Small-subunit ribosomal RNA, 3' major domain from Trichopus zeylanicus subsp. travancoricus, 476 nucleotides, folded computationally. Rfam family: Bacterial small subunit ribosomal RNA. Gene Ontology terms of the family: ribosome and structural constituent of ribosome. Its mean pLDDT, the model's own confidence on a scale to 100, is 82.
[in-house]
Context: one part of a larger RNA
Order: sequence, then C1' cells, then structure tokens
RNA sequence: UGAUGGGGGCCUGCACAAGCGGUGGAGCAUGUGGUUUAAUUUGAUGCAAAGCAAAGAACCUUACCAGGGCUUGACAUGCUGUAAAUCCUCUUGCAAGAGAGGGUUGCCCUCAGGAACACAGACACAGGUGGUGCAUGGCUAUCGUCAGCUUGUGCCAUAAGGUGUUGGGUUAAGUCCCGCAAUGAGCACAACCCUUGUGUUUAGUUGCCACCAUUGAGUUUGGAACCCUGAACAAACUGCCGGUGAUAAUCCAGAGGAACGUGAGGAUGAUGUCAAGUCAUCAUGCCCCUUAUGCCCUGGGCGACACACGUGCUACAAUGAAUAGGACAAAGGGUUGUGAUCCUGCGAGGGUGAGCUAACUCCAAAAACCCAUCCUUAGUUUGGAUUGUAGUAUGCAACUCGCUUGCAUGAGGCCAGAAUUGCUAGUAAUCUCUGGUCAGCCAUAUGGCAAUGAAUUUGUUCUCGAGCCUUAUACA
Repeated sequence: UGAUGGGGGCCUGCACAAGCGGUGGAGCAUGUGGUUUAAUUUGAUGCAAAGCAAAGAACCUUACCAGGGCUUGACAUGCUGUAAAUCCUCUUGCAAGAGAGGGUUGCCCUCAGGAACACAGACACAGGUGGUGCAUGGCUAUCGUCAGCUUGUGCCAUAAGGUGUUGGGUUAAGUCCCGCAAUGAGCACAACCCUUGUGUUUAGUUGCCACCAUUGAGUUUGGAACCCUGAACAAACUGCCGGUGAUAAUCCAGAGGAACGUGAGGAUGAUGUCAAGUCAUCAUGCCCCUUAUGCCCUGGGCGACACACGUGCUACAAUGAAUAGGACAAAGGGUUGUGAUCCUGCGAGGGUGAGCUAACUCCAAAAACCCAUCCUUAGUUUGGAUUGUAGUAUGCAACUCGCUUGCAUGAGGCCAGAAUUGCUAGUAAUCUCUGGUCAGCCAUAUGGCAAUGAAUUUGUUCUCGAGCCUUAUACA
C1' cells in the first nucleotide's frame, strides 16, 4: 500500500420491511445434465450457463453417423496442350457420379494471336466448423451507470509511499460550497444526442372539416379553424416569493405553469477485476491432417428416455365457462407480396382476382369491456393432456419428424412443503395486436405496440450487495 474481520462509524440499493403477483405441487412446451446410441455435432456451467449462440434442425442448414463416390480437388492464382462455350438423346445408379451417341458454331482481331468457358496433364498449392481463448487481435458479459480512477508541479518521508482525493456541510454523483501544503489538469459524473409530454409559426396530400349525391367502394366542389403529420422555434433555469443554513452550497414549503428541482424513458459503461466467454462470426501465431481430420451425394441423427434441474404456457373455475348482440387502439408489414368483393365448404380451406410499390389499398376481427340468456359448486357446460378417425394448405418429399381443421375420446389438476423470485406508477397485474427469422413451422420464445389499471413504502434493528473513513491482523 492492499486484502481480510461473526471490529467500529457514516451512507446507499426492491437489500430487508410494507404490499401485489408468481416459481417450487399438476399437465404440456422448451433448454440443460445424465443415460442410451452407429451418431444422438459443438460451444456456454454460481451470481454473470441452462426459451443461451439458434432472428425459426423434414431435405438443405449440418459441423455428427452409416453407406456410395472424388483426389490439383466444391473454391483461388500461375504453366502447357486440346477444344469455343452451350445443347439434345440413351444406358447404369437411391443420388452423387460413370459410360455411349448426335448436332451447332460465336466475340475482338495487326491473321501472330487474344478474351471467356470446358477438358486433360505435371507441380507449386488449395482445403480443414481439426487442437490450443492458458500464445493472440477484435468483440462481449460482469462488478456497475457503482462514483470512482489517475497525473504535472510543489511539499512531507531514508525508502516503499503519502499529500492533493482527508476534514465540516451537501448531492443521484470526487455534485457543489467552506476550510486545508497544496495548486492545476485528465478519464469517468452531468450536459450536448434520440423518443415522449405543452405551445407558437409554417406547410396542407393520400390525412382533417363541410356541402351535394350515394350508401358498396367511389366521384365532384369548397375550406386551412380543429385533429393529425412533417419542419423550425419557444419553454424549466432553484428563474421568483417565504423559511432554513455559516451572508455558502443546499434543503423545505408556495406561486405560476403542460411540465419542475435529473419532468419520464433510451443510447451513452472510467481505471481495473474474473489467465471470465468466444480459434464455431471474422482475423491470426504455433501444432496437426493432405487418395484425408479435405470435397460430393443418399439415408439417418441433432427430435432417443428410468430420471434430475432451469425458463415458460395452460389450468385448477362463478371476480367464472358457454352462446347471442354492441363499443373503443397504437405500432408494424406488404409486389416471387398483401389479398378486398362474390360463390362454395360445419371448418381449416378452395375458386374468383378489385385495389395497393401504400397517411390512398390490404393484413384487420382488436381482446379484455358493456348488455342479455343459460349453467349452480359438481372433477362439473371446470380443465384440456392423450388417443382414434376423416380432412386442408405448404413443400420434390410431412414415416422417423412439422403446423392446422372437423368429429369422437376426456388424463393429472380442487391453489401447492421446505424454500425462492419479480415489481415503487401509467409501474405490477390482466388483455389482445404486431414485426423479424420464414416455402411451411414445432413461437407457449423473442423484439415492439397500445387497452384496462392497483396496493404499499411508518422506516433502516436484521439478511444480502456496494461506497467512504477508521481500527486490528501471525495474510500478500
């Protein structure tokens, strides 16, 4: 100087407390371990692995296994030779591939040749999702959006080092004020950036408003007040008043205001820690393979199943289930797309194919909610697993192994032990909607959007984590 303490002081955080809802019990979905397997490819393993890489494994993907093939190779550059390239048919084969037959010649041109493509040959080489993340770059997680981490000059100390950065207040903050052998500075903090909340100006089409006509879209005319959408600006700063405080920083209360004391949310992550993670995004040293650890293909596997763990979905019902009618969003996507209308089918769908390259048209029905009827406490008109059967669409193909519709079937489950978790306001909880990936989809995941909309916080004794000061130490 650090580290540690079942030492002390101060302070802070959904850390506890106060509340609300979960997990742990059930069924299923999904990931992991284990076991099994020809293979169940690989990585990730306390917090900080486990709905993670994977924003989507039927083939492909695919890295794994079995079998069938290739060896200058699927891909790149260089040399020589032949021949343009391409196209058609047949045999064999699961395919990849192997073999045979037929036909046609192009472009530039200095008539030497060249460009492109194919085949053959010999080598240099290609190739490797092979190993090492404990050889590395880059990127990332984490402590932690915690308030810290350093340095120039000076001063102190024999030196390591200290001081500054400690002290008194204060703040979300090493934020600011005061004091002080310190005085300056840098990286973090804050601000500058984006979204959202208010207004003004400006601009009005495809949006908004009005008239006529029609109601099925539409068409026509007029307006710029509103809504809304872009752009520019204004506005919030402890600015004002009172109190408090050291005539400070600040804190408390009030006015005004759409909004206060960081308005709300996001992006932004210091020095460092964990030889943290990644050689399988990529790059890369070294090592290893080179008729194979490379490459192509078919089929299988990644989907196995005594069990254990994680994350979720659906429930166990009456604050409910079912049926009928009625109402209100935002955000997003669309041309190999979205697909209105009409017809058809119980339905998933099928036929038709208007409009829309989108503030115009379509996806699109918002659902919880309201109103009415019925059920009456039951393993039920709860719950929907599982299974049988008949279908639909996608796709070369749905058996291993997909989604979905109708009918039938109707399992466990009556609120969950020890324990454990999220959340402080438009939050939790509940409710639908939508995107990406994507032929289709195992999405109950994940990223967003709006709708309805709480309870509690008296506080810091205790649990856990972090910060500062101080103290002890046989630790470094």